[in-house]
The prediction has a mean pLDDT of 81. Predicted 3D model of a 75-nucleotide RNA (transfer RNA) from a Candidatus Saccharimonadota bacterium.
RNA sequence: GCGAGAGUAGUUCAAUGGUUAGAACGUCGGGUUGUGGCUCCGAAGACGAGGGUUCAAUUCCCUUCUCCCGCCCCA
Numbered sequence: 001g002c003g004a005g006a007g008u009a010g011u012u013c014a015a016u017g018g019u020u021a022g023a024a025c026g027u028c029g030g031g032u033u034g035u036g037g038c039u040c041c042g043a044a045g046a047c048g049a050g051g052g053u054u055c056a057a058u059u060c061c062c063u064u065c066u067c068c069c070g071c072c073c074c075a
Base pairs, nucleotide, nucleotide: 001071002070003069005067006066007065010025011024012023013022018055027043028042029041030040031039048064049063050062051061052060
């Protein structure tokens, strides 16, 4: 340099263009307990960035950034 893939909550992952983006673990608060753990209830917390298409975009298109894989060239 060329090609393919990935980027969503603190972490691991869902969400095939449609009302309010979910789950598990974690964090915080509360119940239970003599205390802690287990357990139960509740809460906070995210779409890598910019632009476009659309009535409507996490999803489709373009650009860009980061990570990973393969190939090519030079050293």
Rfam family: tRNA. Rfam links the family to the GO term triplet codon-amino acid adaptor activity.